[in-house]
Context: one part of a larger RNA
RNA sequence: UGACGGGGACCCGCACAAGCGGUGGAGUAUGUUGUUUAAUUCGAUGCUACGCGAGAAACCUUACCGACCCUUGACAUGUCGCACGCGAUUUCCAGAGAUGGAUUUCUUCAAUUCGGUUGGUGCGAACACAGAUACUGCAUGGCUGUCGUCAGCUCGUGUCGUGAGAUGUUAGGUUAAGUCCUGCAACGAGCGCAACCCACGCCCUAUGUUACCAGCGGAUAAUGCCGGGGACUCUUAGGGGACUGCCCGCGUCAAGUGGGAGGAAGGUGUGGAUGACGUCAAGUCAUCAUGGUUCUUACGGGUCGGGCUACAAACGUACUACAAUGGCUACAACAAUGGGUCGCGAUGCGGUAACGCAAAGCCAAUCCUUAAAAGUGGCCUCAGUUCGGAUUGUCCUCUGCAACUCGAGGGCAUGAAGCUGGAAUCGCUAGUAAUCGCUGAUCAGAAUGCAGCGGUGAAUACGUUCCCGGGUC
Numbered sequence: 001u002g003a004c005g006g007g008g009a010c011c012c013g014c015a016c017a018a019g020c021g022g023u024g025g026a027g028u029a030u031g032u033u034g035u036u037u038a039a040u041u042c043g044a045u046g047c048u049a050c051g052c053g054a055g056a057a058a059c060c061u062u063a064c065c066g067a068c069c070c071u072u073g074a075c076a077u078g079u080c081g082c083a084c085g086c087g088a089u090u091u092c093c094a095g096a097g098a099u100g101g102a103u104u105u106c107u108u109c110a111a112u113u114c115g116g117u118u119g120g121u122g123c124g125a126a127c128a129c130a131g132a133u134a135c136u137g138c139a140u141g142g143c144u145g146u147c148g149u150c151a152g153c154u155c156g157u158g159u160c161g162u163g164a165g166a167u168g169u170u171a172g173g174u175u176a177a178g179u180c181c182u183g184c185a186a187c188g189a190g191c192g193c194a195a196c197c198c199a200c201g202c203c204c205u206a207u208g209u210u211a212c213c214a215g216c217g218g219a220u221a222a223u224g225c226c227g228g229g230g231a232c233u234c235u236u237a238g239g240g241g242a243c244u245g246c247c248c249g250c251g252u253c254a255a256g257u258g259g260g261a262g263g264a265a266g267g268u269g270u271g272g273a274u275g276a277c278g279u280c281a282a283g284u285c286a287u288c289a290u291g292g293u294u295c296u297u298a299c300g301g302g303u304c305g306g307g308c309u310a311c312a313a314a315c316g317u318a319c320u321a322c323a324a325u326g327g328c329u330a331c332a333a334c335a336a337u338g339g340g341u342c343g344c345g346a347u348g349c350g351g352u353a354a355c356g357c358a359a360a361g362c363c364a365a366u367c368c369u370u371a372a373a374a375g376u377g378g379c380c381u382c383a384g385u386u387c388g389g390a391u392u393g394u395c396c397u398c399u400g401c402a403a404c405u406c407g408a409g410g411g412c413a414u415g416a417a418g419c420u421g422g423a424a425u426c427g428c429u430a431g432u433a434a435u436c437g438c439u440g441a442u443c444a445g446a447a448u449g450c451a452g453c454g455g456u457g458a459a460u461a462c463g464u465u466c467c468c469g470g471g472u473c
Stems, first nucleotide, its partner, number of pairs: 008473006015464002019428005026320008034311002042053002064306007073129001077128002079125006087106002091102004109119003131295002134293003140289002142284003145280001147278001152191006158167003171182003197272004202240005208234001212229002216227003243266001246260005322421001326380006338369003343362002347358004387418001392413007434456007
């Protein structure tokens, strides 16, 4: 000077408290450990690993295992020789395929000093080399997590101290804030804070097609359907608007703070983006790059099949439930973000259904994809049930060379555990929690995950003694 203290003072945070809903018990999904295995590829491991890398493991992916193949190699540059445009394409044989052997057709190259000189492609040869998801994240770059969106971290000059250092940055107030004010041997400055950026909320101006329809006219069984309109909604550009600006109180004539008015919004309006100096030899050599080390007929490359999907057990994260604020059934409303040509697919027909057949429109404010909870009737009457749906049998559908290992979906049958969960533990302060569905990325197919979107829509906060984390002295 720091760090630490079951030392002190002050302050903050869903940290506790006050509430609401969960997890921990059940079944399933998924990740991990462990075990097993020829292989179950690798990494991530308190908070900060465990629905994580992976925003899609049937093949591919794929890095793992087995078998079969290749050795200048799947890929790059260079040398020599031979052949020839390159390229596209047909058929046959062997084989699991890679590959090997034979074969058909189309087209037959450019520059040129006319010398097979150069470019290009294939085959062959020998080397330099290629290649490695092999090792080291404790050799590294880059990127990332975390403390933490916490309010801190520093510098110049001056002053003080022999010096390490101190001062400034402390103190009195105040703030979300080292935010600002006052004071002071300090005076200034930088990185952070805030503001500048984006979205949402109000208004104005401009813009009117594919959006809109008040007034006018036309048409229909009905509909902005048509003429038309530029008002409204909305679209997307530009402005305005909030600044403690105004009033009262408190306060040091301060910073500020309590209340009020006006206002769509009030004291940071709400949400996002934004992450200081640094910490954890934190994570990543498997995104990529890279030093060193190692392999080089293999630790490289190709193919087929298998594995990553195993299953006494344990843990994490979710989904579905245990029911009547419910389940089933009939009728029947109201969204938003988005996506669509190898696509979205109206509509009609067939099928109990998954789906199939035919097919309009749309490269989209034009066409398509668009709710569920809620509501109104009826049934069930507290039961392992008309709760719950696991599991299993069987018949189908779809994608795809291919669903055996190992896909999703539908019908019928089957109908397990489960009657609200021990110790313990998590999230959340408002359009939030809870609950309800919808969309998208990935994607041939395959979400209970992830990223978004809207619908319905609460309770509680006395307070800071205590637990946890953080800040100042």

Predicted 3D model of a 473-nucleotide part of an RNA (small-subunit ribosomal RNA, 3' major domain) from an uncultured Alphaproteobacteria bacterium. The RNAcentral record of the full RNA draws on ENA and SILVA. It matches the Rfam family "Bacterial small subunit ribosomal RNA". The coordinates come from a structure-prediction model, not an experiment, and the mean pLDDT is 83.